Predicted 3D model of a 350-nucleotide part of an RNA (small-subunit ribosomal RNA, central domain) from an Elusimicrobiota bacterium. Its Rfam family is "Bacterial small subunit ribosomal RNA". Rfam links the family to the GO terms ribosome and structural constituent of ribosome. The prediction has a mean pLDDT of 87. The full RNA is in RNAcentral, with records from SILVA. The source organism's lineage runs through Bacteria, Pseudomonadati and Elusimicrobiota.
[in-house]
Context: one part of a larger RNA
RNA sequence: CUAGGCGUAAAGCGAGUGUAGGCGGGCGCUUAAGUCCGACGUUAAAUCUCCCGGCUCAACUGGGAAACGUCGUCGGAUACUGGGUGUCUCGAGUAGGGUAGGGGGCAGCGGAAUUCCCGGUGUAGCGGUGAAAUGCGUAGAUAUCGGGAGGAACACCUAUGGCGAAAGCAGCUGCCUGGGCCUUUACUGACGCUAAGACUCGAAAGCUGGGGGAGCAAACAGGAUUAGAUACCCUGGUAGUCCCAGCUGUAAACGAUGAUAACUAGAUGUGGGAGGUAUCGACCCCUUCCGCGUCGUCGCUAACGCUUUAAGUUAUCCGCCUGGGGAGUACGGCCGCAAGGUUAAAACUC
Repeated sequence: CUAGGCGUAAAGCGAGUGUAGGCGGGCGCUUAAGUCCGACGUUAAAUCUCCCGGCUCAACUGGGAAACGUCGUCGGAUACUGGGUGUCUCGAGUAGGGUAGGGGGCAGCGGAAUUCCCGGUGUAGCGGUGAAAUGCGUAGAUAUCGGGAGGAACACCUAUGGCGAAAGCAGCUGCCUGGGCCUUUACUGACGCUAAGACUCGAAAGCUGGGGGAGCAAACAGGAUUAGAUACCCUGGUAGUCCCAGCUGUAAACGAUGAUAACUAGAUGUGGGAGGUAUCGACCCCUUCCGCGUCGUCGCUAACGCUUUAAGUUAUCCGCCUGGGGAGUACGGCCGCAAGGUUAAAACUC
C1' cells in the first nucleotide's frame, strides 16, 4: 500500500466538549483548480516488446521501430467534485406555550433502627455455633420501660419504571441550576456530521491536610475446625467506610456492541406528551411523536443469537485488531506525594 475484520474467536478509547483535518441538503449563474479530450515539447543510454542481422544454435550481441509520464505549455469540454455568487427550506438552530423526572449544587428538617450513657423494674444467666469455646454478667448483664447523646443510611411507595454523556442518581422542604420531550405558528437560512492532538468529567480502593466515628470492617488478637488452617465459622477490633479541600485516573468503566444520518413486515406491554372519537365527567378506544422492554418476518451470523433501540441494507468520520507465551512486561518519555498510571518493544520459546 492492498485486503479482511472488531457482541461471545485478536480488536469500540470509560464518557463527553471541541481544534486541525476528513465528509457534507435543494435550485440557478459563474469560474475551470480537480476531471476528460487534442496538439506541441520533453520523456539520456541500457532494459522491455516487435522486425532484420552476427557468433554452428541459444544465452549474449549489432541495427531499426514501437512504447514509456502524479511531467510542462497551449487550446478545448463542463456532467460530477472544488472555488465564487445569488436564492430556497426539508437538515441544524432560535423564539412562544405546555410537560415528566432519584439530572446537578447548597441549606434546613424528619422518623424507624443499631450502639453508648443516665434512671426505674427485675434475677441468673446472656451471647454464639454444626457442636462449642473465647467474650459479656451478682461491681446486677440479657430482657423490659422512661430520658439523653451521636453517627450513618433512608423501609414501605419501588416497577419488567424514571433521569443523566458516562461514572452514576432515591426520606421531606426551600433556594440556585443543566438537559430532554410534546405542540403551534413565527424567525435564522446549511449555520451540519465526525473528530487526531487538546481540555473536562470519571465507581470502588488508595494518598495528603483538617474534622468526624454509631454500625460495619482489611490488618491484627483470641476461640474453634483441621494432619496442618497464616482460611472458611465465632468473639473482639484498627485503618477505612462519613464530611471539607486537594490528588489519583483505573474497573467484567459491559449492551463485553463508537458517533451521526437514511432505508427495511408486524405483534404486545410500559413511561412522557399531543390530537380525535365517545361521555354528565374521568377512564376505555383510535391516530401520532419521544423513550424503555418482550416476541418476531425479511435479511444477517461459525453458531449462539440480532432483528426499526440491528449484529439487516447503505453513507461519512474516528478508534482499534493481525498466532500463543514472553507482556500490557523491560527500557526510555510524559504524568503522580506515593501507590502507580500511560505510551510500549525485543531476545528467547511453542